The part of an RNA shown here (large-subunit ribosomal RNA, domain IV) has 315 nucleotides and comes from a marine metagenome. The RNAcentral record of the full RNA draws on SILVA. The coordinates come from a structure-prediction model, not an experiment, and the mean pLDDT is 87.

Context: one part of a larger RNA
């Protein structure tokens, strides 16, 4: 020098992408405990005790003494708090770079299926479904709870309906060719009639999926409740909202800080929000993810010394 540890003066996140590491806290017992709430939070926060040895009690426990730098004397063994976001929640996963806001979840809708079920596996026989029977079995999306879930069926897709179209294969065979002397063998073939299926007529958005320009107007100005005017299947409704969505941008204002592209809260030209591809909200919960306080610190100002076990030098 390396590895693992111990200690550290004043400050105490000034390091850093970030408090990563490391410190603090730490079991028990006694008091005491907020907002919000689905009654849980909660061990909230905080404050407080502890040894030994007599004596009294059945004991908790009280009371007198007395040692130590320290009494839960070691090991074990929560640091807290405050505010966003995401997913309710325990769960589950990339074995060997990812543990999460992905998956799953209970709930909700929809959709097939009357049982020799539907699906699924198998060439089949036969098996799953089920030794079950729509309160049941399959597929799909959604994801706990609470308040909600708009408008559009023109396109795509399913679902019904069956009246007129236009067909296939098949029917039919007017009418011609080839050939023969002829019968006739052979060949082309109009009109007609024809099935599903498609076209056609409806229904269906918790189906795939969509949810608009312009131009004017109020007695400062601004803006437009209003009018016009084109297009569309129909023009985005509740809610949120500079967001896990925002280009311009570091958006504007406030609050926090002596100074913030980060954070919260409001504001809304939403480049491009938006209603189970489910919207906003929620108390718990989360080795998620983000800002701040407070503790505590050798992360740092800045670095030192020590101890053990390599390295290394001599032999």
């Nucleotide at each position: 020098c390396c590895a693992u540890u111990g200690a550290u003066a004043a400050g105490g996140a000034a390091c850093u992408c970030g408090g990563c590491a490391a410190a603090a806290u730490g079991a028990c017992c006694u008091c005491g405990u907020a907002a919000c709430a689905u009654a849980g939070g909660a061990g909230a926060a905080g404050a407080g005790g502890g040894g030994c040895u007599c004596u009294a009690g059945c004991a908790a426990u009280a009371g007198a003494g007395u040692g130590g730098c320290a009494c839960a004397u070691a090991a074990u063994c929560g640091g807290g708090g405050a505010g966003g976001g995401c997913a309710a929640c325990u769960g589950u996963u990339u074995a060997a770079u990812a543990a999460a806001a992905a998956c799953a979840c209970a709930u909700g809708u929809c959709u097939c299926u009357g049982c020799a079920a539907a699906a699924u596996c198998g060439u089949a026989a036969g098996a799953u479904g089920a030794a079950g029977u729509a309160a049941a079995g399959g597929g799909a999306c959604u994801g706990a709870c609470g308040u909600c879930u708009g408008c559009c069926c023109g396109g795509u897709g399913c679902c019904a309906g069956a009246a007129a179209g236009a067909u296939a294969a098949a029917a039919g065979g007017a009418g011609g060719g080839g050939u023969g002397a002829a019968a006739g063998c052979u060949u082309c073939g109009a009109a007609u009639u024809g099935a599903a299926g498609g076209a056609c007529u409806g229904g269906u958005a918790a189906a795939c999926g969509g949810c608009g320009g312009u131009c004017g107007u109020a007695a400062c100005u601004c803006u437009a409740a209003c009018g016009a005017u084109c297009c569309u299947a129909a023009g985005g409704u509740a809610g949120c909202g500079u967001a896990a969505c925002c280009c311009a941008c570091u958006g504007a204002c406030a609050g926090a800080u002596a100074a913030u592209u980060a954070c919260u809260g409001u504001c809304c030209c939403g480049c491009a929000u938006g209603a189970a591809u489910g919207a906003c909200g929620u108390a718990a919960u989360g080795a998620c993810u983000u800002u701040c306080c407070u503790g505590c610190u050798g992360u740092c100002u800045c670095a030192u010394c020590a101890a053990u076990g390599g390295a290394c030098c001599c032999u």